[in-house]
RNA sequence: ACUGACAAGGCUACACCCGGAGUAAUCCGGGGUCGGAAAGCCGCGGGUCCCGCGAGGGAUAGCCGGGCUGCCAAAG
Numbered sequence: 001a002c003u004g005a006c007a008a009g010g011c012u013a014c015a016c017c018c019g020g021a022g023u024a025a026u027c028c029g030g031g032g033u034c035g036g037a038a039a040g041c042c043g044c045g046g047g048u049c050c051c052g053c054g055a056g057g058g059a060u061a062g063c064c065g066g067g068c069u070g071c072c073a074a075a076g
C1' cells in the first nucleotide's frame, strides 16, 4: 500500500410513522433501524426521477463511475 475480521471503540440510518418546506422529484427535524468500510463531502461523466410545448431548470452522493478527505487493524 492492497485488503477488510461474527475484532475494539464509535459513525450513519431504508421502509414506515409524526411535524415542517417545495408545483413536483425530493429535502429538513423527531421517532425508527433495512442496510452501509467511506451510506463523509463534491452534480464532473453516465443512469433514473420531477417541472416545462420547448429551450432549459431542478432532484438523487443509500444507482454506477470519477475527484477530494478520513477512523480502526486480525489474517493474507
Base pairs, nucleotide, nucleotide: 002076003073004072011036012035016031017030018029019028020027021026034062040068041067042066044065045064046063047060048059049058050057051056

Record summary:
c-di-GMP-I-GGC riboswitch aptamer, 76 nucleotides, folded computationally. Its mean pLDDT, the model's own confidence on a scale to 100, is 88.